Predicted 3D model of a 76-nucleotide RNA (transfer RNA) from Campylobacteraceae bacterium 4484_166.

[in-house]
RNA sequence: GCUGGUGUAGCUCAGUUGGUAGAGCAUCUCACUUGUAAUGAGGCGGUCGGUGGUUCGAGUCCUCUCACCAGCUCCA
Numbered sequence: 001g002c003u004g005g006u007g008u009a010g011c012u013c014a015g016u017u018g019g020u021a022g023a024g025c026a027u028c029u030c031a032c033u034u035g036u037a038a039u040g041a042g043g044c045g046g047u048c049g050g051u052g053g054u055u056c057g058a059g060u061c062c063u064c065u066c067a068c069c070a071g072c073u074c075c076a
Base pairs, nucleotide, nucleotide: 001072002071003070004069005068006067007066010025011024012023013022019056027043028042029041030040031039049065050064052062053061
């Protein structure tokens, strides 16, 4: 320098052919218990790395860009 991949909740990850974002864990509350743990029920939490565009509508498609990972190439 070139190519590909990943980026979504505090963490690990889903998200179909574009149709308004979910799960588990964690955390909080309640129930249960003499109490704790476990278990059960419920709540909280993210505008999707950033920018611009296409569209009635973008996590999803396109441009540019940032971070990380992998491979290839050149030089030393």

Its Rfam family is "tRNA". Rfam describes the family as follows. Transfer RNA (tRNA) molecules are approximately 80 nucleotides in length. By type it is a transfer RNA. The sequence is in RNAcentral, with records from ENA and MGnify.